[in-house]
About this RNA
Predicted 3D model of a 73-nucleotide RNA (transfer RNA) from Actinoplanes derwentensis. The RNAcentral record of the sequence draws on ENA and Rfam. It matches the Rfam family "tRNA". From the family's description: Transfer RNA (tRNA) molecules are approximately 80 nucleotides in length. The source organism's lineage runs through Bacteria, Actinomycetota, Micromonosporales, Micromonosporaceae and Actinoplanes.
RNA sequence: GUCGCCGUAGCUCAGGGGUCAGAGCGCUCCGCCCAUAACGGAGAUGUCGGUGGUUCGAAACCACCCGGCGAUA
Numbered sequence: 001g002u003c004g005c006c007g008u009a010g011c012u013c014a015g016g017g018g019u020c021a022g023a024g025c026g027c028u029c030c031g032c033c034c035a036u037a038a039c040g041g042a043g044a045u046g047u048c049g050g051u052g053g054u055u056c057g058a059a060a061c062c063a064c065c066c067g068g069c070g071a072u073a
Stems, first nucleotide, its partner, number of pairs: 001072007010025004018056001027043005049065005
């Protein structure tokens, strides 16, 4: 250089055109307990990597760019 895969919450990931942006872990507060853990309840946190395009509508489709990983020379 070329080709492929990936990029979504602090971390690991789901979601593949409309239902709301979600789960687990983590974090904060409360309950329980003599206390801690466990357990139960409540809560906060996202420019969905960026820019443009397609569409009535994009996290999801297309193009380019950025970053990571792999293959190839």